[in-house]
């Protein structure tokens, strides 16, 4: 000084002239504020808010899992632990340390399951080469017997290194180291340290299926909530339109103190097997009314400063009002700055300075906190690699 990988943060200003929308003032067209993102996107979690459900439990379904603290609250964040890898260091060699990165980090002795292939074997698993002993035949065959140290096969194969012993071997003994226990300290903890005690070890996989603990009611502004307009008419069928001389009794419908009261209705054609109208039910057909307000934007709200705290954060004290559309506004024209790219002109590199040209993903719709996802280009910060100077 370059490439790269990860992370944070910006991703446009200013002036005019018109235009569009909310608020506020004025009294009717004028003045004064304001007016779309870090993701507004996905709809993947968590709330608030509203309505409706909910006596406790259980079963089925789903969602978390190392500890501690932050939050309304999360399957989020913060700091810590442990694992594993990869690099320095040390060492006979491991392990310890230091340091970056990863992690779906409860349990594999509650139970099924699954690990091709290739190996003797893949889990209540084990002997292919070799290796040592003995025997028997004669120079490499056979057969018994030891072994699991060394070699092979695999993602993995009877704890690891080094010594000693052995016929050759093996924790078979020893030492350090791992493993397990017990005890001491240290820490809120998860866990760590030191000490002794015992040869102590046939696996992975639960983003297999399960078990173990804890937790989950539904729907969503098109929720929810107020006022205002209209709900007509024709055909068609099918039921009822009553009994009784009267008194009442029976039928529909309303209302009300509701197994009983009251109110209104049961109509025409000499009577009807009928047909008018009435009336309630279903079919069809066919007009008329759907508008306004709220909910809506003052919040688990932003911003400066103390204090606490390693940090997520929390208090405290002070400022501020920063979108509320409804078929959806937040715009467009012009210069000029600022950014980035590329030519000239400069120069030791360089500043300037002229010219062109470019400017990513994207648009609120009840709110809030998070997770993912997309982003031209600049800045900043750690790593890692190459070169170069000193």
């Nucleotide at each position: 000084a370059a490439a790269g990988c990860a992370a944070a943060c910006c991703g446009g200003c200013u002036u005019a002239u018109c235009g569009c929308u909310c608020c506020g003032a004025u009294u009717u067209a004028u003045c004064g504020g304001g007016g779309a993102g870090g993701a507004a996107a996905g709809u993947c979690c968590g709330g608030g808010c509203a309505a409706c459900a909910u006596a406790g439990g259980g079963c089925a379904c789903c969602g978390u899992a190392c500890u501690u603290c932050c939050u309304a609250a999360c399957g989020g964040g913060a700091a810590g632990g442990g694992g594993c890898u990869g690099a320095c260091u040390u060492u006979u060699a491991a392990a310890c340390g230091u340091u970056a990165g990863c992690c779906a980090c409860a349990g594999a002795c509650a139970g099924c399951g699954c690990c091709a292939c290739a190996g003797a074997a893949a889990a209540c698993a084990a002997a292919c080469u070799a290796c040592c002993c003995c025997g028997a035949c004669u120079g490499g065959u056979c057969g018994g017997g030891g072994c699991a140290a060394a070699g092979g096969u695999g993602a993995a194969a009877a704890g690891g290194u080094g010594g000693g012993g052995u016929a050759a071997g093996a924790g078979c003994c020893c030492a350090c180291c791992g493993u397990g226990c017990u005890g001491g300290c240290g820490g809120u903890g998860a866990c760590g340290u030191c000490a002794g005690c015992a040869g102590c070890a046939g696996g992975g996989c639960a983003a297999g299926c399960c078990u173990u603990a804890c937790g989950g009611g539904u729907u969503g502004a098109a929720a929810g909530g107020c006022c205002a307009a209209a709900u007509a008419g024709g055909u068609c069928g099918c039921g009822c339109u009553u009994c009784g001389c009267a008194a009442g009794a029976c039928a529909u419908a309303g209302c009300g103190g509701c197994u009983c009261g009251u109110u209104a209705u049961g109509a025409g054609u000499g009577c009807a097997a009928a047909c008018u109208g009435g009336u309630g039910c279903g079919a069809u057909u066919g007009g008329g009314u759907a508008g306004g307000c709220u909910g809506c934007u003052c919040g688990a709200u932003u911003c400066u400063g103390g204090c606490g705290g390693c940090a997520a954060c929390g208090u405290c004290a002070g400022a501020a009002c920063c979108a509320g559309a409804u078929a959806a506004a937040u715009g467009a024209u012009a210069a000029g700055c600022a950014c980035c790219c590329c030519g000239a002109u400069g120069u030791a590199a360089a500043a300037a300075u002229c010219g062109g040209g470019g400017a990513a993903c994207a648009g609120a719709a009840c709110c809030c906190g998070g997770c993912u996802u997309a982003c031209a280009g600049g800045u900043u910060u750690g790593c890692u690699u190459u070169u170069u100077u000193u």

The prediction has a mean pLDDT of 76. Predicted 3D model of a 390-nucleotide RNA (Bacterial RNase P class A) from a Bacteroidota bacterium. Rfam family: Bacterial RNase P class A. Gene Ontology terms of the family: ribonuclease P activity, dimeric ribonuclease P complex and tRNA processing. About the family: Ribonuclease P (RNase P) is a ubiquitous endoribonuclease, found in archaea, bacteria and eukarya as well as chloroplasts and mitochondria.